The prediction has a mean pLDDT of 75. Bacterial small signal recognition particle RNA from a Planctomycetota bacterium, 97 nucleotides, folded computationally. It was read from a public genome assembly, where an Rfam model found it. Rfam family: Bacterial small signal recognition particle RNA. Rfam describes the family as follows. The signal recognition particle (SRP) is a universally conserved ribonucleoprotein involved in the co-translational targeting of proteins to membranes. The model forms 84% of the base pairs in the Rfam consensus.
């Protein structure tokens, strides 16, 4: 001084794994001011029937729950692996003096 090899740290990349976003699912969610259906009972009619309509029965918002699902998404980081560069120590070889 060169080649090699190994290790800290940094930086950059590239897969991942976490926690939040976003979307989706699932069971819930409106005592009257939210849909639908409205038994009794009400109201109109002579009647046939019509009308509004509680409760109950389906639905469904905002919501909030969940050992749920998803991704060429988006954000995080004292995260795991792999490359790559750098800068440091450390081991072997090879040249010169």
């Nucleotide at each position: 001084g060169g080649u090699u090899c190994g290790g800290u740290c940094u930086g950059c990349c590239g897969c991942g794994a976490c926690g939040g976003g976003c979307c989706g699912g699932u069971a819930c969610g409106a005592a009257c001011c939210g849909g639908g259906u409205c038994a009794g009972g009400u109201c109109g009619g002579g009647a046939a029937c019509g009308a509004a309509g509680c409760a109950g029965c389906c639905c469904u918002a905002a919501g909030a729950a969940c050992g749920c699902g998803g991704g060429u998404c988006c954000c995080g980081a004292g995260u795991g692996c792999g490359g790559c560069a750098g800068c440091c120590c450390g081991g072997a070889c090879c040249c010169a003096c």